[in-house]
RNA sequence: UCAGACGGCCGGGCGAUCGCGGUCCCUUCGGGGGUCGAGGAAAGUCCGGGCUCCACGGUGACAAGGCGGCGGGUAACGCCCGCCCGGGGUGACCCGAGGGAUAGCGCCACAGAAAGCAAACCUCCUCCGCUGCGGCGGCGGGAAGGGUGAAAGGGUGGGGUAAGAGCCCACCGCGGACCUGGUGACAGGGACGGCAUGGCAAGCCCCGCCUGGAGCAAGACCGAAUAGGGAUUCCGCGCCCUCGAAAGGGGGCAGGGCCGUCUCCGGCCCGAGGCAUCCGGGUUGGUCGCGAGAACCGGUCAGCAAUGGCCGGUCCAGAGGAAUGAUCGUCGCGCGUCUUCGGGCGCGUCACAGAACCCGGCUUACAGGCCGUCUGAUCCC
Numbered sequence: 001u002c003a004g005a006c007g008g009c010c011g012g013g014c015g016a017u018c019g020c021g022g023u024c025c026c027u028u029c030g031g032g033g034g035u036c037g038a039g040g041a042a043a044g045u046c047c048g049g050g051c052u053c054c055a056c057g058g059u060g061a062c063a064a065g066g067c068g069g070c071g072g073g074u075a076a077c078g079c080c081c082g083c084c085c086g087g088g089g090u091g092a093c094c095c096g097a098g099g100g101a102u103a104g105c106g107c108c109a110c111a112g113a114a115a116g117c118a119a120a121c122c123u124c125c126u127c128c129g130c131u132g133c134g135g136c137g138g139c140g141g142g143a144a145g146g147g148u149g150a151a152a153g154g155g156u157g158g159g160g161u162a163a164g165a166g167c168c169c170a171c172c173g174c175g176g177a178c179c180u181g182g183u184g185a186c187a188g189g190g191a192c193g194g195c196a197u198g199g200c201a202a203g204c205c206c207c208g209c210c211u212g213g214a215g216c217a218a219g220a221c222c223g224a225a226u227a228g229g230g231a232u233u234c235c236g237c238g239c240c241c242u243c244g245a246a247a248g249g250g251g252g253c254a255g256g257g258c259c260g261u262c263u264c265c266g267g268c269c270c271g272a273g274g275c276a277u278c279c280g281g282g283u284u285g286g287u288c289g290c291g292a293g294a295a296c297c298g299g300u301c302a303g304c305a306a307u308g309g310c311c312g313g314u315c316c317a318g319a320g321g322a323a324u325g326a327u328c329g330u331c332g333c334g335c336g337u338c339u340u341c342g343g344g345c346g347c348g349u350c351a352c353a354g355a356a357c358c359c360g361g362c363u364u365a366c367a368g369g370c371c372g373u374c375u376g377a378u379c380c381c
Stems, first nucleotide, its partner, number of pairs: 001377010012331007020037007039352001043363002046361005051215004064211005069083005084098001085096004099206002104204002106200003121146002124141002127138004154172006173195001174193002178189004219288004229279004234274002238253006255270006293315001295314008333348006
């Protein structure tokens, strides 16, 4: 210098004017002033908690759902850190739903002779027969070579053999014990065994572990008018018909009220409850829940780290369908253009996005930019 890996951070600054929400103070009640006012994801609501109500005697079992190498961290987790194993990369580093395939069931497309139980398409070989001497056919032996496939009953090399084969040998792999190291996953070692049960459990399943349900519209408190419920006192509760066992319902008349000025007559309404006092429940509404906490910043100690302890400092939106904005100037940034290379001019006004009970994670979105550690290649000293 180029190419890359990993981690962390910022994500427009300042000023003026106008405006909005919370809270405090002053007020002549008109208003004025102080102070605070989104995010790294406030998002998706995927996981784990706090908090609240409901359910629940303890324990166990079953069902359903989830998790799954080992050790640690944490309030907890499916999260994080460190390590192990497997795979990828020259490397920094990255990826892994990473328990069990002799408990059982199921599946293995296409191709291929054959896909789980062994099988033989081409091919290899002894022997026999035929021959036109090129081969062909048959009984057997074998699975080395070719071919199919993601996968064909260890791999490479040598010996051996008619040809072959763990048939024998060396190395590698594998298996069950043993020894050594490690808290452990696991690693290493020298012997032994001639090689055995192919894969899939992001198919059913088995094993181990975890989980009661609903969610701030949770929930608690205060409680208006009106209507309705209950209790008590007082007043009132006439007659007839009808349904019904009763309670009660329906209709008519008497009676009462209003209107047409009055009587008569007509129309409409009421026609058995009403006033008062008290009690309790609910609706609208109000208050709380509601932000000083698994908080943030700095230092220090322990630890590889995640994280934890101690010391000091700070107070940092709150809410209710919802404020957190706009304009101008200037600086910065990006783009375009001109340039005398100093800069000038114009445009953009900035990515993703918008708290609603709170917290820890994960995932997803993000214009542009900054910092640190490390790797590979090349050049120079």
Predicted 3D model of a 381-nucleotide RNA (Bacterial RNase P class A). Rfam family: Bacterial RNase P class A. By type it is a ribozyme. The prediction has a mean pLDDT of 76.